[in-house]
């Protein structure tokens, strides 16, 4: 440096105008974001040489190339936790979003121009009635039942949660 192993904090971004309605940051018209490793011909720094050029190191470059990670589902006679609930991790196995297009050029799905496309899970508006509750006596809230709805990358929520992974510290190998 590089291998294991322990520890500790780290570790995700985005609604604004205008329209429609009761009701929309959910629909519609424009505008907004983009997690991690890996690839990468693109830009920066610094160095060598044989100096307009070339090698070499470090940085940096991809939502939609690989691949992972979050959510959802299923498994077991293991192993661990436990509030003891076949409840939780671990571990195995499923699902699991999205590009094309001119240009340069050996050589691009990564540069450059153009146009496109993607994005867990639950939640959510009103009117009618039946029951119980509260009242300032005008309503009002709380379950039920209907009858029309409105549909979330960005709002609320599980999440002060888990996490690909990058770091630092220690220890042991070498």
């Nucleotide at each position: 440096a590089c291998g294991c192993g322990c520890u500790g904090g780290c570790g995700g971004g985005a609604c604004u105008c205008g329209g429609u309605g009761u009701a929309a940051u959910u629909c519609c018209g424009a505008a907004c974001c983009g997690g991690c490793g890996g690839u990468g011909a693109u830009c920066c720094a610094c160095g060598g040489u044989g100096u307009g050029a070339c090698c070499g190191u470090g940085g940096u470059a991809a939502g939609c190339c690989c691949g992972c990670g979050a959510c959802c589902c299923g498994g077991g006679a293991g192993c661990g936790g436990u509030u003891c609930g076949u409840c939780c991790g671990c571990c195995c196995g499923g699902u699991g979003g999205a590009c094309c297009u001119g240009g340069u050029g050996a050589g691009a799905c990564u540069c450059c121009g153009g146009g496109g496309c993607c994005g867990a899970c639950g939640g959510u508006u009103g009117g009618g009635u039946g029951c119980g509750g509260g009242c300032a006596c005008g309503c009002c809230c709380g379950c039920g039942c209907u009858c029309a709805g409105a549909c979330a990358g960005u709002c609320c929520g599980g999440a002060u949660g888990g996490g690909a992974g990058a770091c630092a510290g220690c220890g042991c190998g070498c």
Molecule: FMN riboswitch aptamer (RFN element)
Organism: Micromonospora thermarum